[in-house]
Context: one part of a larger RNA
RNA sequence: GAUUGAACGCUGGCGGCGUGCUUAACACAUGCAAGUCGAGCGAGAAAGUUCUCUUCGGAGAAUGAGUAGAGCGGCGCACGGGUGAGUAACGCGUGGAUAAUCUGCCCCGAAGAUCGGGAUAACAGUUGGAAACGACUGCUAAUACCGAAUGUUCUGCAUAUUUAACUUUAUGUGGUAAAGAUGGCCUCUAUUUAUAAGCUAUCGCUUUGGGAUGAGUCCGCGUCUCAUUAGAUAGUUGGUGGGGUAAUGGCCUACCAAGUCAACGAUGAGUAGCUGGUCUGAGAGGAUGAUCAGCCACACUGGGACUGAAACACGGCCCAGACUCCUACGGGAGGCAGCAGUGGGGAAUAUUGCGCAAUGGGGGAAACCCUGACGCAGCGAUGCCGCGUGAGUGAAGAAGGCCCUAGGGUUGUAAAACUCUUUCACCGGUGAAGAUAAUGACGGUAGCCGGAGAAGAAGCCCCGGCUAACUCCGUGCCAGCAGCCGCGGUAAUACGGAGGGGGCUAACGUUGUUC
Repeated sequence: GAUUGAACGCUGGCGGCGUGCUUAACACAUGCAAGUCGAGCGAGAAAGUUCUCUUCGGAGAAUGAGUAGAGCGGCGCACGGGUGAGUAACGCGUGGAUAAUCUGCCCCGAAGAUCGGGAUAACAGUUGGAAACGACUGCUAAUACCGAAUGUUCUGCAUAUUUAACUUUAUGUGGUAAAGAUGGCCUCUAUUUAUAAGCUAUCGCUUUGGGAUGAGUCCGCGUCUCAUUAGAUAGUUGGUGGGGUAAUGGCCUACCAAGUCAACGAUGAGUAGCUGGUCUGAGAGGAUGAUCAGCCACACUGGGACUGAAACACGGCCCAGACUCCUACGGGAGGCAGCAGUGGGGAAUAUUGCGCAAUGGGGGAAACCCUGACGCAGCGAUGCCGCGUGAGUGAAGAAGGCCCUAGGGUUGUAAAACUCUUUCACCGGUGAAGAUAAUGACGGUAGCCGGAGAAGAAGCCCCGGCUAACUCCGUGCCAGCAGCCGCGGUAAUACGGAGGGGGCUAACGUUGUUC
């Protein structure tokens, strides 16, 4: 000098864009943060309104409405959001490998979708419990579940063929599928409305080939400090058989062999998420990893699996532990490192705000619903940038202050005064783009027009040298200053005050950090 997620002191007008728990991965009251589909299914209210009857109490019907709220079922909940505890590792970065692999939804193609069955929740009844939550009996549906058939394919086995290779092909044999919904048309049955069958459109369903996307696994190289850590290792290193996985592999297991790593630093210990980047520097390098983006890990602590295309799953399940809460003492409930917010810790870090209008995501055929992602607003000079606090004229060089050699000098064109202007702020009116077929939280905001009046808006640090800027008074090695050198013991440009001056300016200075 530059830098900062800063803090502290003093001061503080406006706006734009950023940014804001670096400490206790400490504990959390309250609300919200993941639902959706009636075009998969069975069922199904109430208030209100209207009508009818009425013993004037009410009763019934229609509508509300196939709506609400539950239930079965499907898809989603593995995304998005948070944090950096752990991890020195194929974790990350980079370049490869996968002939050792999987991939829901999406796209392109091929083939199919036949015939049957038994349950169960909701519901009703009985019943246990303080509650959480159950138990028994009975009823019912499906795109829920199960069986059979077909089997282009896919797959196991056998034989033949081909190949470096169970690599390809052929044959035989065994295994393995499916689901309907809605709209339209037409005819038949039929009292009308409608329904079923048929045809058709759309959306689904099953098997399969390919693609796309996403993921798993493996390898080369790179990735902090300590040798005052020198030896480490028995599933350890390799092989064979078996198991397991989507898949390779001591991943697991039985047996066999005795290996494997290490001064090119094994093992151990400490510290740490990694990167794109960021800061600094002429560069080389050094430091760093907030915000934004990619990857990883974690979700009260430890362990485990279930479901699923994908999890060993932040707002799922089970077990154990600590903590908190409820309890009728038998037993139960919970997990903010989501957004706000509270306590605590700390030098220190914000609103229990508005909206789904936009962008994106989930569900749905759609309308639409959900979305603390996101878009906005609020708070903080926390950072960067922009603007303002007026402009011109104005010497009697006024008054006052300060200094003085008492003549004067200086503050100083500074003020006053006169003439102007009105940015920003203020008041009144108007009023967007962002989004269009329609829908605007922001917002009566930005902008525009008009109005009034210099009006509402300047401080902080320094003045011995380094280092731009000097005098007087007070003090008297005291009180104090100080980044270094050093000032102060009676004329201190160094302490304190004043006048004057210098620097920067909505800031200025101090402290900490890095180069």
Small-subunit ribosomal RNA, 5' domain from uncultured Desulfovibrio sp., 515 nucleotides, folded computationally. NCBI's taxonomy places the organism under Bacteria, Thermodesulfobacteriota, Desulfovibrionia, Desulfovibrionaceae, Desulfovibrio. The full RNA is in RNAcentral, with records from SILVA.